[in-house]
RNA sequence: CUAUGGAGAGUUUGAUCCUAGCUCAGGAUAAACGCGUGCGGUAUGCCUAACACAUGCAAGUCGAACGAGAUUUUUGGUUUACUGAAAGUUUAGUGGCGGACGGGUGAGUAACGCGUAAGAACUUACCUUUUGGUUGAGGGAUACCAGCUGGAAACGGUUGAUAAUACCUCAUAUGCUGAGAAGUGAAAGAUGGAAACCCCAUCGCCAAGAGAGAGGCUUGCGUCUGAUUAGUUUGUUGGUCGGGUAAAGGCCUACCAAGACUAUGAUCAGUAGCUGGUUUGAGAGGACGAUCAGCCACACUGGGACUGAGACACGGCCCAGAUCCCUACGGGGAGCAGCAGUGAGGAAUCUUCCGCAAUGGGCGAAAGCCUGACGGAGCACUAUCGCGUGGAGGAAGACAGCUCGUGAGUUGUAAACUCCUUUUGUCAAAGAAGAAAAAUGACGGUAUUUGACGAAUAAGCAUCGGCUAAACUCUGUGCCAGCAGCCGCGGUUCUGGAGAUAGCAAGCGUUAUCCGGAAUUAUUGGGCGUAAAGCGUUUUGAGGUGGGUCACCAAGUCUGCUGUGAAAGAUCAGGGCUUAACCCUGAAUAUGCGGUGCGACUCUGUAUUUUACAGAGUUGAUACUUUUGUCUAACAAGAGUAUGAAACUAAUGGCCUUGAGUACGGUAGGGGUAGAGGGAAUUCUCGGAGAAGCGGUGAAAUGCAUAGAUAUCGGGAAGAACACCAAUGGCGAAAGCACUCUGCUGGGCCGAUACUGACACUCACAAACGAAAGCUAGAGGAGCGAAUAGGAUUAGAUACCCUAGUAGUUCUAGCCGUAAACGAUGGACACUAAUUGUUGAACGAAUAAAAAACGUGCAGUGAUGCAGCUAACGCGUUAAGUGUCCCGCCUGGGGAGUAUGCUCGCAAGGGUGAAACUCAAAGGAAUUGACGGGGGCCCGCACAAGCGGUGGAGCCUGUGGUUUAAUUCGAUGCAACGCGAAGAACCUUACCAGGGCUUGACAUUUUACUUAUCCUUUUGAAAAAAGGGAUUUCGCCGCAAUUUUAUUGCGGAGGGUAUAAACAGGUGGUGCAUGGCUGUCGUCAGCUCGUGCCGUGAGGUGUCGGGUUAAGUCCUUUAACGAGCGCAACCCUUGUCUUUACUUGGUUUACAAAGUAGAGAGACUGCCGGUGACAAACCGGAGGAAGGAGAGGAUGACGUCAAGUCAGCAUGCCCCUUACGUCCUGGGCUACACACGUGCUACAAUGGCCGGGACAAUGAGAUGCAACCCUGCGAAGGCAAGCCAACCUCAAAAACCCGGUCUCAGUUCGGAUUGUAGGCUGCAACUCGCCUACAUGAAGUCGGAAUCGCUAGUAAACGCCGGUCAGCCAUACGGCGUUGAAUAUGUUACCGGGCCUUGUACACACCGCCCGUCACACUAAGGGAGUUGGGUUGGUCCAAAGUAAUUACCCUAACCUUAACUGGAGGGGGAUUAUCACGGCCGAACUAGUGACUUGAGUGAAGUCGUAACAAGGUAUCCGUUCUGGAAGGAGCGGAUGGAUUACCUCCUU
Repeated sequence: CUAUGGAGAGUUUGAUCCUAGCUCAGGAUAAACGCGUGCGGUAUGCCUAACACAUGCAAGUCGAACGAGAUUUUUGGUUUACUGAAAGUUUAGUGGCGGACGGGUGAGUAACGCGUAAGAACUUACCUUUUGGUUGAGGGAUACCAGCUGGAAACGGUUGAUAAUACCUCAUAUGCUGAGAAGUGAAAGAUGGAAACCCCAUCGCCAAGAGAGAGGCUUGCGUCUGAUUAGUUUGUUGGUCGGGUAAAGGCCUACCAAGACUAUGAUCAGUAGCUGGUUUGAGAGGACGAUCAGCCACACUGGGACUGAGACACGGCCCAGAUCCCUACGGGGAGCAGCAGUGAGGAAUCUUCCGCAAUGGGCGAAAGCCUGACGGAGCACUAUCGCGUGGAGGAAGACAGCUCGUGAGUUGUAAACUCCUUUUGUCAAAGAAGAAAAAUGACGGUAUUUGACGAAUAAGCAUCGGCUAAACUCUGUGCCAGCAGCCGCGGUUCUGGAGAUAGCAAGCGUUAUCCGGAAUUAUUGGGCGUAAAGCGUUUUGAGGUGGGUCACCAAGUCUGCUGUGAAAGAUCAGGGCUUAACCCUGAAUAUGCGGUGCGACUCUGUAUUUUACAGAGUUGAUACUUUUGUCUAACAAGAGUAUGAAACUAAUGGCCUUGAGUACGGUAGGGGUAGAGGGAAUUCUCGGAGAAGCGGUGAAAUGCAUAGAUAUCGGGAAGAACACCAAUGGCGAAAGCACUCUGCUGGGCCGAUACUGACACUCACAAACGAAAGCUAGAGGAGCGAAUAGGAUUAGAUACCCUAGUAGUUCUAGCCGUAAACGAUGGACACUAAUUGUUGAACGAAUAAAAAACGUGCAGUGAUGCAGCUAACGCGUUAAGUGUCCCGCCUGGGGAGUAUGCUCGCAAGGGUGAAACUCAAAGGAAUUGACGGGGGCCCGCACAAGCGGUGGAGCCUGUGGUUUAAUUCGAUGCAACGCGAAGAACCUUACCAGGGCUUGACAUUUUACUUAUCCUUUUGAAAAAAGGGAUUUCGCCGCAAUUUUAUUGCGGAGGGUAUAAACAGGUGGUGCAUGGCUGUCGUCAGCUCGUGCCGUGAGGUGUCGGGUUAAGUCCUUUAACGAGCGCAACCCUUGUCUUUACUUGGUUUACAAAGUAGAGAGACUGCCGGUGACAAACCGGAGGAAGGAGAGGAUGACGUCAAGUCAGCAUGCCCCUUACGUCCUGGGCUACACACGUGCUACAAUGGCCGGGACAAUGAGAUGCAACCCUGCGAAGGCAAGCCAACCUCAAAAACCCGGUCUCAGUUCGGAUUGUAGGCUGCAACUCGCCUACAUGAAGUCGGAAUCGCUAGUAAACGCCGGUCAGCCAUACGGCGUUGAAUAUGUUACCGGGCCUUGUACACACCGCCCGUCACACUAAGGGAGUUGGGUUGGUCCAAAGUAAUUACCCUAACCUUAACUGGAGGGGGAUUAUCACGGCCGAACUAGUGACUUGAGUGAAGUCGUAACAAGGUAUCCGUUCUGGAAGGAGCGGAUGGAUUACCUCCUU
């Protein structure tokens, strides 16, 4: 001295990492809108219609250039009528200067327009300065004015006068031109000094030079987008003569030449004023170009010149056009993109203000005049800065609001209240600076100061799910209304309202736009195997990059000095307004561009012919810097300076060999191309022989065949392809290339030596090659085979399968130019561990010689793998590692590789290649699940083997349906249907009809009154309503008093009546708001955790593998070691034994045994043998009551099914409240064409009936079980012991056994249905109970498709008991015992489940996801017969004003000429020619709007048809191409694996 600075988040998924887009938090604005609003300072204020403008003002000034008029004052003369003079003021005119500045706007312009840095061929009024002149001579006009006159006006015409610093001539002068002679060529006066002047002063004028400032011109560099704009240009590029300009120049003309620009983007199209700067950003960058400042351009639109120092002129002129105004219709006038202001447009932008006091400008000698520049004020919260709306104390934590669990909490010290202050506010007083001698202040009685008054006058806005600070609660709505920046929210907790919270604050929020975040165009600072992305491959002249070394140069690079980079702004440091904003001063910066040069001489060195280069020195002018002199500048004098570095790159010149190449010797090969030859097979054809089928398929059929097929033998023909060898092998740039031989030919590899000497790498553009399909012409055509036909399959089958079969497949010649043209991996070079195959050739060693094997270094081609890389998968010397160079490509998904344009093609099509619109994702890799018409292993009454059923009949019962006033409600695949219901005649009961009640049938609370109890009448279906009567006047408890066996008073509990409001009540809704409970997978073997380890992570490991088990049971291996919930065990029952106790039990002769209730023992693969891994375990055996879990039960992991239940109970919310509550009577839940489920009884002789005889266990019993006895055929009744139960009773067990009968039949089977008569329970048996007796005697003769249960004391058969219960519709349910089988060879085909693995586009998890047509609606695009515009442009016609040229016509003061008329020069007018705006005509491309109709696309609610894809997606998928079909699609040919499964081969690892 420099440097002070960089944050992320949400959203794809069940979860993860990555890629990638979308969105947010920040800052900014000339802003707008919504709500709100106290004050002051400073700024800013039409971004849209360069749209149109009423009115006023914005550029005048000079009498010291000129003449004249009017008027005021003074004055003179004559005298009141005039005439002079002086001093002012003022008017129009002549004349001068200024109106080219100042002010506005940004239309045009992509340009030397702007920025920056230079340059030469120029001009410059006013200003400064120098020199000289204006002290020569002359002249003619003219405006104003007057007369006449035209016109509505604007404005003129004509005649006559007049002045000048107006105009003109001559002379002269530096000067300019010219070789020279010579030529050319100026001027003006005015005022003052009392008057006058040849004098003086001042101002002016002319010529020449210099300067300053200003301007014109030229050049280098920089300056937006598009190639779907690739060629452009004819004055175009250059030259010569000439013209023209202030000036160079094709600036213009003529002639000559044919050039000039362009891929480093010309031309064309679109857009745009440029810059200093503003804003954002860490920066690099990006976006913008308001205010302020510099430049440019424009002034209603287009063209043009005039004047002038300067203009092609905002408030000047001419012409044309559009628009508007006046008009007497003849003609005239206008231009706010100046300041105000108006209309219009728009989301949107101010006063028709004051003043020249200041600053600045014009004129003037000056006073001064003019100045909408400027200085100020006004309006606007438009922005920014500053201040305030009070401070301290103050708990009854006030009122009120909100919430509430009713207790309280919160707003909250907040308020009230007490004390204090006065910024601000109001009133009053004083009162500036801004003004440099005097005078002069719009702002302005403003800023400011002082005093008084009084908390007085002053707070809102948006937000509160995450991002994002904040917190939610109440109320209203209920996928409605609506919110939303993204994700998303709203179907009773969103949003709207209220309260509270947090944020900012006179503002707050929204919208719009820009930058940031975004490393999301990546220079800093990204990528391309699979996410978007490597061209199909090669060659190559532009371009980019380039080996080693020496010398030189100094272009790049770095550097010293120096010029510039305006000011303002920004930064830093100071200072002034009370502070800040604001303003002033200074410093530094401004990353950029330029300059750093030339000559002469001497000496030295190198190479040499002159000479060239280098070094040193002297010197000259020049340039710059600086000092002194001078007021400054110029000028004079003095001093200094006028560079270096050389690592790297480039240029130049040498050298080198390692990159590259050449020669030589070998060598492998399906490299290419042309020709020749070959055999096997297939088909056809001929002949022989032969006899009924062949062929084809999952199964068939079409088809072929007695006219002889297929099969078989022999002869012949044709075309196409080349088995084995054969390989992960070889060759080629890729596509691709295979029978054998030959000709021609390209490339590679190896080896040793020689040569050239960087000759190299990569390549936009370009060129060549380029599978299959396809196209054109010709040939050929065996097999195969799109299309097509037929047969099948199917719901259909435009398919898969089958039979045929055309193009095609083959060849020749040409086209096409694309593929999953893939290693999804561009090329080249260098470097970076190993191991192991294989191909080629070489060498070494070995061998008698080879081969094989071994070793070494190369060149290919595979596998594993370290480091490293990667999102992961994976890659890994053949890199996806580490680096360099070049090319290509990508930037969210869809729309879309589409449209359009261009281009290539015969066509099909190829190449290039968008947008509108739409979504918040699309995607990659990996993880866990689930799933698969994937695979492997295993289990289960899963199948199989058996036994018995259901499905057929009748009946019972439940459900659906139907019916009904009601048939209450729930349960609905397994896992609803003899389920809730372990008992519907009333009740139950929830349903229906009718009749009643309304604080209620039930609970708590307030107040008042009352108090026991009993009988009874009427009405009514009952509930209930309305009465009557009797009895007692202590119903109960406690206390007190008294007249103490009683009375009185007080209090309490309970009941009743009435009353008031809180409330009660609800089997009303929501099981998708819930608790609890339950079902199910499933008694399946699983589900997890801690620590460790692996992985970026989700996760994994453990829990996998090998065995084994009923079992995640155990063993073993092992980055796992342990643990938990499950399994097992512990518990109960039962089987054996021992023991204790025992009556009501057993036994009675005794011992025993059995039983009941306890307590123990026993079984553990313990023992033996075998198998197995020396394991776990399994198999067999012994002993034992029991053997490998002895049998049975209880026991149900993490979880799944929004499974079931609000009607068991509880419960949130909603709903009803003289009713959805409650009471009563009757009815219904029991209906009945029908369908289904669980069952019972049967169809009979293994049976029925009759008689006789046996053997159990579990249980129940006081509102009960009830014996014996009697009556009845019986149900039952009567009477009445016993029993609160090992005692009594229910209670008879039945199948069974014995005897008899029936004899195969709708029966002595079967018992439904119906009739009659009874019994029982119960207020009550009609709807609607059970039982008994007699009579009646239906269907049914073993059950279709289908389907259920069961593996041992099981199935099957037989009876018994219990709960509920007055009774019972129980054939149900739950238990108990009696009798008591058959079968299991076994398996994974069916069903369900478990483990491992694999694929996945599924995760609501296959009941998943998802494609296309069609139909409907909406949206934005494309095409489109056309049509309507726009700007641009080519050609051509007409041609205004103007300019230039010409001119024979007309006019003409200054000069010349003539005696004069005149004539001449010159000038003007007119005319003609050239050029030219507007305009007309004929076109052209571009662009925009619109268009009947039409095309595809996108998006939509639960539409229609199919099911193409994702699993082997049920025909693996996909790519290119062709054909074909309602549609997805299908088929042919070639290709890819980004295909599952199985087997084989090869290689590698261990």
Overview
Predicted 3D model of a 1550-nucleotide RNA (small-subunit ribosomal RNA) from Polulichloris maxima. The coordinates come from a structure-prediction model, not an experiment, and the mean pLDDT is 81. The RNAcentral record of the sequence draws on ENA and SILVA. The gene name in the source record is rrs. Lineage of the source: Eukaryota > Viridiplantae > core chlorophytes > Trebouxiophyceae > Polulichloris.